This is a predicted structure of a 121-nucleotide RNA (Guanidine-I riboswitch aptamer) from Chamaesiphon sp. GL140_3_metabinner_50. It was read from a public genome assembly, where an Rfam model found it. It matches the Rfam family "Guanidine-I riboswitch aptamer". The literature on the family includes a 2004 paper in Proc Natl Acad Sci U S A by Barrick et al., "New RNA motifs suggest an expanded scope for riboswitches in bacterial genetic control". Its mean pLDDT, the model's own confidence on a scale to 100, is 77.
[in-house]
RNA sequence: CAGGAUCGCUUCUAGGGUUCCGGUCGAGACAUCCUCGAUGACUGGUCCGAGAGAAGCAGCCGAUUGGGUGUGAAUAAACACCAAUAAUUCGGUCACACGGCGGGAUAAAAGCCCGGGAGAA
Numbered sequence: 001c002a003g004g005a006u007c008g009c010u011u012c013u014a015g016g017g018u019u020c021c022g023g024u025c026g027a028g029a030c031a032u033c034c035u036c037g038a039u040g041a042c043u044g045g046u047c048c049g050a051g052a053g054a055a056g057c058a059g060c061c062g063a064u065u066g067g068g069u070g071u072g073a074a075u076a077a078a079c080a081c082c083a084a085u086a087a088u089u090c091g092g093u094c095a096c097a098c099g100g101c102g103g104g105a106u107a108a109a110a111g112c113c114c115g116g117g118a119g120a121a
Stems, first nucleotide, its partner, number of pairs: 006058001008057005015048002020045002022042001023039006059093005067082005096116001098119001102114003
């Protein structure tokens, strides 16, 4: 200098806080049920959730040559027809990866987003 390359999706986990549920405490009512407030240095359920965590699926590129129906004793061979550059299979993309401060969203926070950023090596 030129060319190429998914900053893909789903589920789960590390982690995260407190809108809701539950727990705990207090008050009212009060046999129980119920209502209101506080509390996440309350284990939890719902919820959020990784580029540098896991599994799976898809996309893209390349190679390969088969796919469906009928006849056939048969899933074999062979023949005929249909469809379409497609079906199946294989391979690659999938290698490597230290990382702030600060800010943003949501109820709130975080390995979420800014961000494979700034920077470092």